[in-house]
Predicted 3D model of a 72-nucleotide RNA (transfer RNA) from Patiria miniata. The prediction has a mean pLDDT of 82. It matches the Rfam family "tRNA". From the family's description: Transfer RNA (tRNA) molecules are approximately 80 nucleotides in length. Its family is annotated with triplet codon-amino acid adaptor activity in the Gene Ontology.
RNA sequence: CGUUAUGUAAUUCAUUGGUAGAAUAUAAAGCCUCGAACUUUAAGGUUGUGGGUUCGAUUCCCACCUUAACAC
Repeated sequence: CGUUAUGUAAUUCAUUGGUAGAAUAUAAAGCCUCGAACUUUAAGGUUGUGGGUUCGAUUCCCACCUUAACAC
């Protein structure tokens, strides 16, 4: 230099065009003599960046960036 893949909540992962969710973790309340466990609730996101297509993009297309693999 080339090819392929990857990027979404603090972490691990869903979401195959119609306003993004789960688990764990965190916080509060209940329960308990106190904790743990359990129950309920809450907070936490410009879906890597920038463009394009579309009435509408996490999703389709292009470029760049991050990480990984392969080949040289």